The RNA shown here (THF (Tetrahydrofolate) riboswitch aptamer) has 97 nucleotides and comes from a Clostridiales bacterium. Lineage of the source: Bacteria > Bacillati > Bacillota > Clostridia > Eubacteriales.
[in-house]
RNA sequence: UGCAGAGUAGGAAUGGUGCGUUAAGUGUCAGGGGAUGGGAGGUCGCCCCUGAACGAAGGACAGAAGUGGUCCGCGGUACCCUUCCGCAUCCGCUGCC
Repeated sequence: UGCAGAGUAGGAAUGGUGCGUUAAGUGUCAGGGGAUGGGAGGUCGCCCCUGAACGAAGGACAGAAGUGGUCCGCGGUACCCUUCCGCAUCCGCUGCC
RNA backbone atom coordinates (compact mmCIF):
# COMPACT_ATOMS: atom_id res chain seq x y z
C1' U A 1 0.00 0.00 0.00
C1' G A 2 -3.91 -3.64 -0.69
C1' C A 3 -7.70 -7.08 1.11
C1' A A 4 -10.84 -8.77 5.04
C1' G A 5 -13.08 -8.03 9.89
C1' A A 6 -15.01 -6.12 14.88
C1' G A 7 -17.71 -2.49 17.49
C1' U A 8 -22.75 2.88 18.19
C1' A A 9 -27.68 4.91 18.32
C1' G A 10 -31.24 1.73 17.14
C1' G A 11 -34.44 -2.17 14.40
C1' A A 12 -36.67 -7.28 13.89
C1' A A 13 -37.95 -12.18 15.82
C1' U A 14 -38.60 -15.92 19.91
C1' G A 15 -39.32 -16.13 25.10
C1' G A 16 -40.24 -13.91 30.04
C1' U A 17 -42.31 -10.20 33.40
C1' G A 18 -45.50 -6.06 33.54
C1' C A 19 -49.04 -1.92 32.06
C1' G A 20 -53.66 -0.45 29.79
C1' U A 21 -58.51 -2.21 28.17
C1' U A 22 -62.68 3.39 33.46
C1' A A 23 -57.59 4.46 27.15
C1' A A 24 -52.57 5.58 29.41
C1' G A 25 -49.41 3.95 25.74
C1' U A 26 -48.30 3.45 20.42
C1' G A 27 -48.77 5.96 15.70
C1' U A 28 -49.38 11.18 12.79
C1' C A 29 -48.30 16.59 12.27
C1' A A 30 -45.76 21.31 13.97
C1' G A 31 -42.02 23.74 17.01
C1' G A 32 -37.77 23.24 20.28
C1' G A 33 -33.77 20.38 22.46
C1' G A 34 -30.44 16.04 22.97
C1' A A 35 -27.62 11.53 22.27
C1' U A 36 -25.49 8.54 18.59
C1' G A 37 -18.60 2.59 16.87
C1' G A 38 -12.00 4.82 19.79
C1' G A 39 -11.40 10.18 17.27
C1' A A 40 -13.47 13.74 13.65
C1' G A 41 -18.29 14.47 11.58
C1' G A 42 -24.05 14.38 12.50
C1' U A 43 -28.50 12.48 9.38
C1' C A 44 -33.92 10.52 5.05
C1' G A 45 -32.32 6.81 11.50
C1' C A 46 -33.15 7.36 17.36
C1' C A 47 -34.70 9.82 22.07
C1' C A 48 -36.92 13.86 25.10
C1' C A 49 -40.13 18.31 25.88
C1' U A 50 -44.32 21.43 24.31
C1' G A 51 -48.65 21.95 21.32
C1' A A 52 -52.41 20.05 17.79
C1' A A 53 -55.51 16.64 15.22
C1' C A 54 -56.93 11.54 15.18
C1' G A 55 -58.07 7.17 17.79
C1' A A 56 -59.09 1.14 20.15
C1' A A 57 -61.92 -5.21 21.82
C1' G A 58 -63.53 -7.13 24.89
C1' G A 59 -65.19 -11.74 26.93
C1' A A 60 -65.56 -16.23 30.18
C1' C A 61 -65.36 -18.30 35.07
C1' A A 62 -65.20 -18.47 40.28
C1' G A 63 -66.85 -15.67 44.18
C1' A A 64 -70.07 -12.72 47.27
C1' A A 65 -68.84 -7.07 48.45
C1' G A 66 -62.85 -7.53 48.56
C1' U A 67 -64.97 -1.40 43.75
C1' G A 68 -61.29 -6.83 43.64
C1' G A 69 -59.48 -12.35 41.74
C1' U A 70 -58.33 -16.18 37.80
C1' C A 71 -58.23 -17.34 32.64
C1' C A 72 -58.57 -16.31 27.25
C1' G A 73 -58.09 -12.16 24.11
C1' C A 74 -56.97 -7.20 22.41
C1' G A 75 -52.95 -2.76 22.11
C1' G A 76 -48.64 -0.61 15.45
C1' U A 77 -48.23 -1.16 24.68
C1' A A 78 -43.33 -0.92 28.54
C1' C A 79 -38.95 -3.38 30.20
C1' C A 80 -35.51 -7.60 30.18
C1' C A 81 -32.74 -12.30 28.19
C1' U A 82 -31.15 -14.59 23.62
C1' U A 83 -30.36 -14.52 18.29
C1' C A 84 -30.02 -11.78 13.78
C1' C A 85 -29.44 -6.95 11.40
C1' G A 86 -27.00 -2.22 12.13
C1' C A 87 -23.07 4.98 10.80
C1' A A 88 -21.93 7.69 4.33
C1' U A 89 -16.72 9.80 4.52
C1' C A 90 -11.60 10.25 6.74
C1' C A 91 -8.49 8.42 10.62
C1' G A 92 -7.86 4.68 14.34
C1' C A 93 -8.25 -0.87 16.02
C1' U A 94 -7.72 -6.46 14.72
C1' G A 95 -6.10 -10.21 11.07
C1' C A 96 -3.68 -11.53 6.37
C1' C A 97 -0.33 -10.25 2.27
Description
The model forms 94% of the base pairs in the Rfam consensus. The sequence was found by an Rfam model in a public genome assembly.